[in-house]
RNA sequence: GCGCCGGUAGUCUAGUGGUAGAAUACGACGUUGCCAACGUUGUGGCCUGGGUUCGACCCCCAGCCGGCGCA
Numbered sequence: 001g002c003g004c005c006g007g008u009a010g011u012c013u014a015g016u017g018g019u020a021g022a023a024u025a026c027g028a029c030g031u032u033g034c035c036a037a038c039g040u041u042g043u044g045g046c047c048u049g050g051g052u053u054c055g056a057c058c059c060c061c062a063g064c065c066g067g068c069g070c071a
Base pairs, nucleotide, nucleotide: 001070002069003068004067005066006065007064010024011023013021018054026042027041028040029039030038047063048062049061050060051059
C1' cells in the first nucleotide's frame, strides 16, 4: 500500500429500512437479625462526517480505530 471482518450502555452482546433489546454492572424499593442471593423498578448506548430515502444502527461514499491475510 491492497483486500476481508468488526466498531451499539461502564463491560459483553442481539438487532437485514419504521418505538434500539438482553445479560452484567450501578441506583432505589421489597425480602432478611446482617450480608449474600432473589424479586420489582430505574439510569445509561448506535465510532466520525457526508449521501440515498417520507424515514437509516441497517443501504452507499470518505475517514478514524481494532483484528486477520497479501505485498
This is a predicted structure of a 71-nucleotide RNA (transfer RNA) from a Candidatus Woesearchaeota archaeon. Its Rfam family is "tRNA". Gene Ontology term of the family: triplet codon-amino acid adaptor activity. Taxonomically the source falls in Candidatus Woesearchaeota (Archaea, Nanobdellati).